[in-house]
RNA sequence: CCAAAUGGGUUGAUUUGGCCCCUUUCAUCAGCAAUGGUGAUCGAAAACCUCUUUAAUUCAUGGGAACUCCUACAGGGACAAUCAUGAGCGAAGCAAGACUAAGUCUUGAACGUGCAACGACUAGCCGAAAGGCGUAGGCUGCAAGCUAUUGGCAGUCGAAACAGGAGGCACCCUUAGAGGGUGAAGAUAUAGUCUAACCUUCAUGGUAACAUGAAG
Numbered sequence: 001c002c003a004a005a006u007g008g009g010u011u012g013a014u015u016u017g018g019c020c021c022c023u024u025u026c027a028u029c030a031g032c033a034a035u036g037g038u039g040a041u042c043g044a045a046a047a048c049c050u051c052u053u054u055a056a057u058u059c060a061u062g063g064g065a066a067c068u069c070c071u072a073c074a075g076g077g078a079c080a081a082u083c084a085u086g087a088g089c090g091a092a093g094c095a096a097g098a099c100u101a102a103g104u105c106u107u108g109a110a111c112g113u114g115c116a117a118c119g120a121c122u123a124g125c126c127g128a129a130a131g132g133c134g135u136a137g138g139c140u141g142c143a144a145g146c147u148a149u150u151g152g153c154a155g156u157c158g159a160a161a162c163a164g165g166a167g168g169c170a171c172c173c174u175u176a177g178a179g180g181g182u183g184a185a186g187a188u189a190u191a192g193u194c195u196a197a198c199c200u201u202c203a204u205g206g207u208a209a210c211a212u213g214a215a216g
Stems, first nucleotide, its partner, number of pairs: 001018006022043001025040006048168006058087006068078003071074001088113003094108006117195001119194004124133003137157006144149001169183005199216007
């Protein structure tokens, strides 16, 4: 941080399971060292500031707990918090190279996408903070239009880095060099608006849990 159960009664608690990070001690590997990796072990706190980017968002694959669910009771099935791999693609930057050289292109390394409930869209402002405004964006209605559809009017809701990059600051080490190290994790949807999610019905598959599609 997530999920389940319990009991409560609409808001908080307990227990269990899983995942990630930090800390104590030890072992081991790398390093002059600070430290870092791995394994075991332990449990109190703490973990900085400013600016900047928000693109790609595909095709496949391997795992996955539970005191959750199902039954045809098996090394069974379903769901699923989540852990990853290959190819492809990617904003701002970084490294190397090329060119027609204020830029463009190629290659590479981080990192991201894939990985939401199937998914769509959006990186605002003020404030020390609590909060406020009503920017982006969405939804509803109206108007215009042959259609596609785009500007318009009204109402209503209303916003995200905890990631990438650049710089700074603090502390530590030093082979004292323009050197090195530390400053955690959270984004398998975080914030917001929607929605094919949630509820009911029908169809198909399945013994069933459930899955896919459609309608309300």